c-di-GMP-I riboswitch aptamer from a Burkholderiales bacterium, 86 nucleotides, folded computationally. Taxonomically the source falls in Burkholderiales (Bacteria, Pseudomonadati, Pseudomonadota, Betaproteobacteria). Model confidence (mean pLDDT): 84 of 100.

RNA sequence: CCUGAAAAAUGGCAAACCCAGUGAAAGCUGGGGACGCAAAGUAACCGGUCUGACGGGGCUCGCCCCAAGACAGCGGGACUGCCAGG
Numbered sequence: 001c002c003u004g005a006a007a008a009a010u011g012g013c014a015a016a017c018c019c020a021g022u023g024a025a026a027g028c029u030g031g032g033g034a035c036g037c038a039a040a041g042u043a044a045c046c047g048g049u050c051u052g053a054c055g056g057g058g059c060u061c062g063c064c065c066c067a068a069g070a071c072a073g074c075g076g077g078a079c080u081g082c083c084a085g086g
Base pairs, nucleotide, nucleotide: 001086002085003084004083012037013036017032018031019030020029021028022027035073041079042078045076046075047074048071049070050069051068055066056065057064058063
């Protein structure tokens, strides 16, 4: 530096769901709980998805778009890391 297909070893994280809190919401936090994950570690750069209260624009006054917010367990890229093999 590359590979992790399979086999190990130390372990790690924690989906759905439940409880409590928080937020307008998407969601997030803590506890329980494990569907799974070789980066399911960090981090919103790009695409995508979700929300859209307050604000801006359009409108057939139902709604749509933008801002704003969120998702890293949607994908790509970036940084960092354990073990094994080459």
The sequence was found by an Rfam model in a public genome assembly.